This is a predicted structure of a 108-nucleotide RNA (SAM riboswitch aptamer (S box leader)) from Sediminibacillus halophilus. Of the family's consensus pairs, 97% are formed in the model. The coordinates come from a structure-prediction model, not an experiment, and the mean pLDDT is 86. Lineage of the source: Bacteria > Bacillota > Bacilli > Caryophanales > Sediminibacillus. Its Rfam family is "SAM riboswitch aptamer (S box leader)". Rfam's curators write: The SAM riboswitch is found upstream of a number of genes which code for proteins involved in methionine or cysteine biosynthesis in Gram-positive bacteria. The sequence is in RNAcentral, with records from Ribocentre.

RNA sequence: UACUUAUCCAGAGAGGUGGAGGGACUGGCCCGAUGAAACCCGGCAACCUUUAAGCCACGGCUUAAAAAGGUGCUAAUUCCUGCUGAGCGAAAGCUUGGAAGAUAAGGA
Repeated sequence: UACUUAUCCAGAGAGGUGGAGGGACUGGCCCGAUGAAACCCGGCAACCUUUAAGCCACGGCUUAAAAAGGUGCUAAUUCCUGCUGAGCGAAAGCUUGGAAGAUAAGGA
C1' cells in the first nucleotide's frame, strides 16, 4: 500500500507544555487568543486479551465480568454533504443499500 471481516446516533478533564490553526478531501457549516495543531498527564471504550457459564456441524458462537499489556478514541451522527443504486413525491425533498473515510483484527 491493497485485500478480507467487524464497528461507526453511546462514552471520555474548567490539567500541564505549546503557540495558530483545526474539523480526511469537495461544497457548506462550525471550532479556535475565554487559546488551534502537536506533545505529556488524566479519562473513555472494550477491537486484540483474560475469566466464568451456556451452545456447537468441534471451526467456533452467545451472554456476563475484568482491564495489566497492544492499539484506538476523547466538539458537533463518520458535523452535514458529495459519487452510485432502490423506494416514496408534482416538485422541493425524505428514507434506504453501496461507494468514500476512520478504527481494530487477520492473512498477503